[in-house]
A computed fold for a 1435-nucleotide RNA from an uncultured prokaryote, annotated as small-subunit ribosomal RNA. Its Rfam family is "Bacterial small subunit ribosomal RNA".
RNA sequence: GCCUAACACAUGCAAGUCGAACGCUCUCCUCGGAGAGAGUGGCGCACGGGUGAGUAACGCGUGGGAACGUGCCUUCUCCUUCGGAAUAGCCCCGGGAAACUGGGAUUAAUGCCGGAUACGCCCCUCCAGAGGGAUAUUGGGGAGGCAAAGAUUUAUCGCCUUGGGAUCGGCCCGCGUUGGAUUAGGUAGUUGGUGGGGUAAUGGCCUACCAAGCCUACGAUCCAUAGCUGGUUUGAGAGGAUGAUCAGCCACACUGGGACUGAGACACGGCCCAGACUCCUACGGGAGGCAGCAGUGGGGAAUCUUGGACAAUGGGGGCAACCCUGAUCCAGCCAUGCCGCGUGAACGAUGAAGGCCUUAGGGUUGUAAAGUUCUUUCAGCAGGGAAGAUAAUGACGGUACCUGCAGAAGAAGCCCCGGCUAACUCCGUGCCAGCAGCCGCGGUAAUACGGAGGGGGCUAGCGUUGUUCGGAAUUACUGGGCGUAAAGCGCGCGUAGGCGGAUUGUUAAGUCGGGGGUGAAAUCCCGGGGCUCAACCCCGGAACUGCCUCCGAUACUGGCAGUCUAGAGGUCGAGAGAGGUGAGUGGAAUUCCGAGUGUAGAGGUGAAAUUCGUAGAUAUUCGGAGGAACACCAGUGGCGAAGGCGGCUCACUGGCUCGAUACUGACGCUGAGGUGCGAAAGCGUGGGGAGCAAACAGGAUUAGAUACCCUGGUAGUCCACGCCGUAAACUAUGAGUGCUAGUCGUCAGCGGGCAUGCCCGUUGGUGACGCAGCUAACGCAUUAAGCACUCCGCCUGGGGAGUACGGCCGCAAGGUUAAAACUCAAAGGAAUUGACGGGGGCCCGCACAAGCGGUGGAGAAUGUGGUUUAAUUCGAAGCAACGCGCAGAACCUUACCAUCCCUUGACAUCCUCAACGCGGAUCGCAGAGAUGCUCCUUCAGUUCGGCUGGAUAAGAUACAGGUGCUGCAUGGCUGUCGUCAGCUCGUGUCGUGAGAUGUUCGGUUAAGUCCGGCAACGAGCGCAACCCACGUCCUUAGUUACCAGCAUUCAGUUGGGUACUCUAAGGGGACUGCCGGUGAUAAGCCGGAGGAAGGUGUGGAUGACGUCAAGUCCUCAUGACCCUUACGGGUUGGGCUACACACGUGCUACAAUGGUGGUGACAGUGGGUUAAUCCCCAAAAGUCAUCUCAGUUCGGAUUGUCCUCUGCAACUCGAGGGCAUGAAGUUGGAAUCGCUAGUAAUCGCGUAACAGCAUGACGCGGUGAAUACGUUCCCGGGCCUUGUACACACCGCCCGUCACACCAUGGGAAUUGGGUCUACCCGAAGACGGUGCGCCAACCUUUCUUUGAGGCAGCAGGCCACGGUAGGGUCAGCGACUGGGGUGAAGUCGUAACAAGGUAGCCGUAGGUGAACCUGCGGCUGGAUCACCUCCUUA
Repeated sequence: GCCUAACACAUGCAAGUCGAACGCUCUCCUCGGAGAGAGUGGCGCACGGGUGAGUAACGCGUGGGAACGUGCCUUCUCCUUCGGAAUAGCCCCGGGAAACUGGGAUUAAUGCCGGAUACGCCCCUCCAGAGGGAUAUUGGGGAGGCAAAGAUUUAUCGCCUUGGGAUCGGCCCGCGUUGGAUUAGGUAGUUGGUGGGGUAAUGGCCUACCAAGCCUACGAUCCAUAGCUGGUUUGAGAGGAUGAUCAGCCACACUGGGACUGAGACACGGCCCAGACUCCUACGGGAGGCAGCAGUGGGGAAUCUUGGACAAUGGGGGCAACCCUGAUCCAGCCAUGCCGCGUGAACGAUGAAGGCCUUAGGGUUGUAAAGUUCUUUCAGCAGGGAAGAUAAUGACGGUACCUGCAGAAGAAGCCCCGGCUAACUCCGUGCCAGCAGCCGCGGUAAUACGGAGGGGGCUAGCGUUGUUCGGAAUUACUGGGCGUAAAGCGCGCGUAGGCGGAUUGUUAAGUCGGGGGUGAAAUCCCGGGGCUCAACCCCGGAACUGCCUCCGAUACUGGCAGUCUAGAGGUCGAGAGAGGUGAGUGGAAUUCCGAGUGUAGAGGUGAAAUUCGUAGAUAUUCGGAGGAACACCAGUGGCGAAGGCGGCUCACUGGCUCGAUACUGACGCUGAGGUGCGAAAGCGUGGGGAGCAAACAGGAUUAGAUACCCUGGUAGUCCACGCCGUAAACUAUGAGUGCUAGUCGUCAGCGGGCAUGCCCGUUGGUGACGCAGCUAACGCAUUAAGCACUCCGCCUGGGGAGUACGGCCGCAAGGUUAAAACUCAAAGGAAUUGACGGGGGCCCGCACAAGCGGUGGAGAAUGUGGUUUAAUUCGAAGCAACGCGCAGAACCUUACCAUCCCUUGACAUCCUCAACGCGGAUCGCAGAGAUGCUCCUUCAGUUCGGCUGGAUAAGAUACAGGUGCUGCAUGGCUGUCGUCAGCUCGUGUCGUGAGAUGUUCGGUUAAGUCCGGCAACGAGCGCAACCCACGUCCUUAGUUACCAGCAUUCAGUUGGGUACUCUAAGGGGACUGCCGGUGAUAAGCCGGAGGAAGGUGUGGAUGACGUCAAGUCCUCAUGACCCUUACGGGUUGGGCUACACACGUGCUACAAUGGUGGUGACAGUGGGUUAAUCCCCAAAAGUCAUCUCAGUUCGGAUUGUCCUCUGCAACUCGAGGGCAUGAAGUUGGAAUCGCUAGUAAUCGCGUAACAGCAUGACGCGGUGAAUACGUUCCCGGGCCUUGUACACACCGCCCGUCACACCAUGGGAAUUGGGUCUACCCGAAGACGGUGCGCCAACCUUUCUUUGAGGCAGCAGGCCACGGUAGGGUCAGCGACUGGGGUGAAGUCGUAACAAGGUAGCCGUAGGUGAACCUGCGGCUGGAUCACCUCCUUA
């Protein structure tokens, strides 16, 4: 231990007792009596037990009060006398199924009635006394009314009257006691009075009359919710939440109403009536009420036994014995909670086995187990056995407890291991399955899912879910905020309220101190004590922070009385001003009209067109009309509360400032409600209408253009009167007062000084900078966002939404007040670093420009896409893929396809066995070949041991093998920004921090190169230099190089020589070193000299931190996965070479600067086995001749034919040559590429790989230009700065309509139900007052059957429950249709916003449009950029 259904209940029990009140009947009997039964009568049944529906209330809590009652108990006083009539039971006769009931006769009492008595009590009245008086109280007198019961065992127990006590109860009051104002007015018995009634008692409690009150913003009324408290729980506390058990109070008893009895009830186990439901029935009629204890059904996530006993504690009755008691005491069930205990203890390392992991060594489980020794709590068995009880009586109970016995025996689970948060690995899975409190995990190496091993935590429990408080200073009283994060009302005036200057006295309300009463017990806390301990229980104390009351204190606040002048106001004298209202008036300009001059255009734009104009425009001159606005002055100047206010004059009028003052005397501040003012737009009525201009029309722009631009143009803009009441109504900063460094301007005054145009001082406004202080930062800073005080307003995550509904206001538009469901984990502020900008500044680059030559058009070459195919292997994809991997695919390569073969394999290691070779074939057979069969041949070393090495064949297991997948698992390598000048660090300093500084700045450079300055000082990787080649000179060395001089030759051929060239080794040389200029005298720059070379001499190599998940698993290496008679290996053939097409890169051309044919020097690199000899090797240009502008003597594709070469083999599919053929093409659209000097252009040559194949790649030299004013623009990059809603970083972010799905919600004709109010109808039972035809034992009277008193039934009344009718307002459900909202990996349309977002954005308002939005009017900066003005700082 039913939190839900105050839902319905079968069955049993839960309130009886008394023979010492009474009669009757029966039973037993020892005749003494004892007992039983149904009745009359008494007491009890109003306690105890249950529940929390109702109740927001004097219901509860707390503290007071006066106008009351109180059975039983206690105490006091006085009594207990004389009579009477009935009636149950019982008997007889009936009715009914039953429940029950009618009539007649008879009977008793402590039942009922009458009389007497009255210490007294009640009621009426008179008198007296204290007192001013009324009245109360007290005392005295008088009239009236009122009692009683007996029983018995003779002890007592009862009964009646009166006073008191105790207990219990009724009533009244102060204070406290939930939420809602989208509930603001409520109330007719209502508020009060008087008379009366009623009650135990006060009272509108009720009634008649009179008056018109009463409650309410300190929240009435209404709605919703709820029993209240001691306490419980949480919290440091203040608070918050809660009201189980236990205790106090209240309310209720099937629902509603009512009374009776009684001391007490409007009565849980009583009555009457109405209603719903259930049951019985003979259908006529009856019965019932578990929210008592058990128990049942139902509801629910969920809550127990139809137990024992009156032994104890209490209760009822009784003199008592005793009876009754589901109160209570016990037992049963449930780990629901709290507490205690056990499931063993000690030793035990071969660190066993097994498991798991592994770097394969080992580690871990782990002293854990096994094993050895020991113990027996709990449980089990056996024996004894309480206290609770007093002499007796024990449900619990053979229980607690004690003793003995046996044996480690019977006894461990749950959650977690990504971070928060203690605890880690393997396997499986592969954005699946799943996890998740928040962040988040899972897409093939998951400590996050599932399993396992291991570990961590708690332990008879553990985890989850729900709830409450805490953390949360996140509703802030203690203890928060409002410039930009949410938040200051648009601004005044002012009511209530709050707060308020100096001083004196008084008071004592607040405040403070002390005393008294109360604050139930239990609980919490402290100290003791009892169960073996504890939980638990008992005793004592403290506490219960509160309320009431008495006494005291008087500083402060308040009240009362007085005084003062510093706040506030007044008076006098001056002053400035776009302050307001009304009337008048002026000039310039636009437009229109008239006239003149004049002619073809004007206007407008980025460019145009619509438009106007030969009917005379535009332009120009003169005249006129009309409306609106007031250039310059003009200024971070002025005025006003704000909105706002600007020509001039006049009238009326508000406020402010300064100076003086001998007045008033706190008159003040703020301000919920209230009230007034309040830009623009908009509305109503009437005017007015020049210009401008929503809507609208047309022209442009555009993919579209309902826009931006242009031409027109209506409301409107203007005036009068009346509404509206909102703005980025902003200083995003409420009002007031005081205090807290300054400097520099400016406006309006005043005072002083003199040197007279300056200085000093002061008051009030308005600005800039700045200290302290504050601030998250930005910033604010005497005009505070500082330090304090007073008052008001407002905020509490984003969206939904300033929306819906309701109320109020409005003519409307709409305003104001103002939610919820649902949804998200953010939304937001300030600042930082980047990135970006159709932002700015500076600078660089063949980036543009200036030039030269190309590509894009043609043909063919080559690569790619696409297509095709059995296969057209694979990769590369903007720059940075595409003559790229491929420095060279006929076979091979080769990875692809088809066919045919092999399976320890083509290749590696190990083992066993065999045989010693391996190998070769010019030949043979089969086959496409691989291959199979056949044939020939036969090792080395040696310690002489089948001992060693080597290789072969066979077998078996491990394994080999894979150009299979993943470059998004990787290493390595590479591309790119970019040879751009950058990227960082240490220490210091600044900042809360991210970060900054250094690295910015002024110069300069190719350069973060250098110089100077500087809160920085230094350093590193980059730059530069060091390296290589070329250019000049020198030294050394001269063969195969060279030949000046000397010989010699056809020839540097030879002798000779080493000067020169050259070769190849080492040096020199160039450093802004020198001069002049410039610049800060610096760095440097410009010019010059000298020099082979001059400012990096030229060209290479060299590539910072990093970016692109860039490229590559098919170079190589490698993790994981996958295949294993195949995704491995071999073979033949085919394919990679296809071909409607598209693109890239090169080649050849289109010709005369050319072609063709002769002729014709000089090269260089490289290669060829070694060298500079020899070879490859012919250069092309140049020169001579010819061709003469044509599809040609250009061009060479294509095709035919014949050869050559390589190779096993040129069919698919090689290269070259001869002859013949002779296509397109006449300089190439849009667009686009390269190049700044020995460069472009042009010309040829060589090499690698290679059997062969070059227009490609890599190199070599010959000839050899043009141009660069310059940095506006395009592209890329660097630095500084600025904006940002971007950070996957603009290829970003992001808005709205439409379409689809889901969710909650508003409106909604109607419809269903609940609660409530008003009016009317009906009117049970009942009490009340009336009447009472009829009827009646007690008492009176009496003539003896009457009368009276009194009463009963009945009757009709008013009251009233249920019920009914009509209407109102309210809450909820549902609802065709409809409105917006929210959410949803890949829908549609656009591009509104963020950068100047490409028309700056936003606010209010109005109109319009698919949509974001556009436009008009007014406002704001929370707008970039440039220029100007003003101001500040420094000099």